The part of an RNA shown here (large-subunit ribosomal RNA, domain II) has 706 nucleotides and comes from a Candidatus Woesearchaeota archaeon.
[in-house]
Context: one part of a larger RNA
RNA sequence: GCCAGGGAGUUUGCCUAAAUGGCGAGGAUAAUUCCUACACAGGAAGCAUCCGAAGGGAAACCGACAGCCCGCAGCUUGCGAGGGGCGGGGUGUGAAAGCGCCUUGAGUCAUUUGGGCAAGACCAGAAACCGGACGAUCUAAUCCUGGGCAAGGUGAAGCUGAGGUAAAACUUAGUGGAGGCCUGAAGAGGUGCUGCGGACAAGCGCUCUUGUGACCUGGGAUUAGGGGUGAAAAGCCAAUCGAGUUCGGCUAUAGCUGGUUCCUGCUGAAAUUGGCCUUAGUCAAGCCUCAGGCGAGGUAGUUAGGAUUGUAAAGAUACGGAUUGAGGAUUUAGGGGGAGAAAUCCGUCGGUUCUCUGUCCAACUCAGAAGGUCCUAACGCCGUAGACCCUGGGAGACGGGGGCAGGGGGUAAACUCCUGUUCCAAGAGGGGAACAACCCAGACUGCAGUUAAGGCCCUUAAAUGUCGGUUAAGUGUUAAAGGGUGAAUAGUGUCUGUAACCAUAGACAGCGAGGAGGUAGGCUUAGAAGCAGCCAUCCUUUAAAAAGUGCGUAAUAGCUUACUCGUCAAGGUUGCAGGCCUUGAAAUUGGACGGGGCUAAACCGGCUGCCGAUACUGCAGAUUGAAAAAUGGUAAGCAGGCUCUCUGCCUGAGCAGAAGCAGGUCCGAAAGGAUUUGUGGAUCGGGUAGAGAAGAGAAUCCUGGU
Numbered sequence: 001g002c003c004a005g006g007g008a009g010u011u012u013g014c015c016u017a018a019a020u021g022g023c024g025a026g027g028a029u030a031a032u033u034c035c036u037a038c039a040c041a042g043g044a045a046g047c048a049u050c051c052g053a054a055g056g057g058a059a060a061c062c063g064a065c066a067g068c069c070c071g072c073a074g075c076u077u078g079c080g081a082g083g084g085g086c087g088g089g090g091u092g093u094g095a096a097a098g099c100g101c102c103u104u105g106a107g108u109c110a111u112u113u114g115g116g117c118a119a120g121a122c123c124a125g126a127a128a129c130c131g132g133a134c135g136a137u138c139u140a141a142u143c144c145u146g147g148g149c150a151a152g153g154u155g156a157a158g159c160u161g162a163g164g165u166a167a168a169a170c171u172u173a174g175u176g177g178a179g180g181c182c183u184g185a186a187g188a189g190g191u192g193c194u195g196c197g198g199a200c201a202a203g204c205g206c207u208c209u210u211g212u213g214a215c216c217u218g219g220g221a222u223u224a225g226g227g228g229u230g231a232a233a234a235g236c237c238a239a240u241c242g243a244g245u246u247c248g249g250c251u252a253u254a255g256c257u258g259g260u261u262c263c264u265g266c267u268g269a270a271a272u273u274g275g276c277c278u279u280a281g282u283c284a285a286g287c288c289u290c291a292g293g294c295g296a297g298g299u300a301g302u303u304a305g306g307a308u309u310g311u312a313a314a315g316a317u318a319c320g321g322a323u324u325g326a327g328g329a330u331u332u333a334g335g336g337g338g339a340g341a342a343a344u345c346c347g348u349c350g351g352u353u354c355u356c357u358g359u360c361c362a363a364c365u366c367a368g369a370a371g372g373u374c375c376u377a378a379c380g381c382c383g384u385a386g387a388c389c390c391u392g393g394g395a396g397a398c399g400g401g402g403g404c405a406g407g408g409g410g411u412a413a414a415c416u417c418c419u420g421u422u423c424c425a426a427g428a429g430g431g432g433a434a435c436a437a438c439c440c441a442g443a444c445u446g447c448a449g450u451u452a453a454g455g456c457c458c459u460u461a462a463a464u465g466u467c468g469g470u471u472a473a474g475u476g477u478u479a480a481a482g483g484g485u486g487a488a489u490a491g492u493g494u495c496u497g498u499a500a501c502c503a504u505a506g507a508c509a510g511c512g513a514g515g516a517g518g519u520a521g522g523c524u525u526a527g528a529a530g531c532a533g534c535c536a537u538c539c540u541u542u543a544a545a546a547a548g549u550g551c552g553u554a555a556u557a558g559c560u561u562a563c564u565c566g567u568c569a570a571g572g573u574u575g576c577a578g579g580c581c582u583u584g585a586a587a588u589u590g591g592a593c594g595g596g597g598c599u600a601a602a603c604c605g606g607c608u609g610c611c612g613a614u615a616c617u618g619c620a621g622a623u624u625g626a627a628a629a630a631u632g633g634u635a636a637g638c639a640g641g642c643u644c645u646c647u648g649c650c651u652g653a654g655c656a657g658a659a660g661c662a663g664g665u666c667c668g669a670a671a672g673g674a675u676u677u678g679u680g681g682a683u684c685g686g687g688u689a690g691a692g693a694a695g696a697g698a699a700u701c702c703u704g705g706u
Stems, first nucleotide, its partner, number of pairs: 001706006011119013026051003032045005055062002065087001067086004074079002088103006122259004129249006140223009149213001151183003154179001158175006187210003192206002195204002225241001227237003262641006272285005287396001288394006297382003301379009314365002320361003325356006332350001334349002337346003400424010429440003444621007454611003457596003463608001465607006476598001490582002493580010510567005516540003521535003546561001550559002622631003642695001644692010660679008
């Protein structure tokens, strides 16, 4: 891991609601006693007590239905059980008016079920807390009594001799044998290899520390759990220590985690608001479900009419605030500048004001949509098989998430906080390569057809369809690590449109020829000759030719251009705008059209077919009491069934083969049921009523097997 067996909402009391039954203005007995039976049990007595029949008031205390109207079912045009509205009454308060509560009646007992509370209270699970015992054969410290420490080295004090001195001190040679001294065996320890080992809990090897001492060690004693002991590490106190072990309190508690067992049908959520030492929880409301009551309307949608609003966009001599440029006027107590001896004047900046002009706002609005909201009406839909509404029983839920639209925070985020809506959650099917929430579409069952999104070369169902264009980049078909945008920029790539100009009186490009003279213009300069620089830029000859476009020289020279003619022969030049394409475009394994591959099987525009889903349609069937219609579903509510064991009653089967086990067949929507074959060898069903230790796949579940 698998298999088998075991394994989790129970019981009692009280409260509450529903269902059923008994009695009913009443209902019920409890303990106990007696009788019958004796295993349970049944009958009678017992009327204490409890609930109800009257309320109001803190209390003292006081103390309740005459009448009228509407009206469902039904009978029938007016009655009308229940029901509703007035009115009256009781009491409290108040001076009163008024206001609060109550008012001609249904309870009570039992059983069953749902829920609540108290109890272990659905099951499993703590870390802990408290009490009584048991532990110092491990280990810590101390006490008593014993034992042990090879060998070697070093050589303290003291002592003796000699030297030395007045005597000492002192020096020196011996002797001596001190020491928490040295090397090192036994012994004790446990540093490094972060060696080996690590299938039962500290071992092994090498290395290392200590080894006459605060040394090591045998035996015997003492100290005990908030206590001991501790050269102190919260170490150790029997493989257990920031409070030992064991038993008990004890099924401690757990707002936490895991698990919680048959079928089908109906409905079907929430992840919000408020409170809480509250944010892993819970209470109330909202949202779900079921039952009862009432009795006729309800309304999400569409259209029309009316009302309301201040957003989007917009606006700016319509306000508040921000804000560009130009011009004018004005001395308007200003700044600095100029002229003047000063007064004063000039111009500039600034102020104020006028005219024109350019722009902006969540907290601006003269004006102002689309929409939203409210009312009315019609249509649609739902509703007497009872909607809407009211009352009551039971919940779950109170971690949400994605898209779109609008906002707050943030550089940003698969970020965060809101509002509206929708989807996922709790939604299957088809598409999107794969992919909760993107597109299509809401799945009762079966068969067939038609479509949606999306597709139609192969993979792979369906056009290698058709018409007109574009692209040559494999563009299409991922640029980049985080995010945003989808670039700017560049292109004599190519296509389209448009404007202007030139052009058979010959354009543009190419080729042939010319491109001159005054003059080397003047100045400057060493020189300056078209071509360093400054000034000027005329005239002539011409078809045309600059006082010179660029290269060049020291300066000349030389080459070339403008300009002109010839040749050639049909379009050319320039600008603007747009389409596709290229560039811009860099990441770490080789890989982002799904792949093959494609020049269309790419892109833009049009057309016609076809494929394609649980959608739609047809036929057949199931359920919901007829029809119409409906039948996705987590948490959850409600309903109806299946099975197991036992008991009462009724009724059966079985050695001519019961149960069980293994396989087959049939029936049922399912839980399940029937039958047959084999095995097996003695019990087992059916109906009805009742009772439950009643259903297993999960709990790192328990026990056994394998």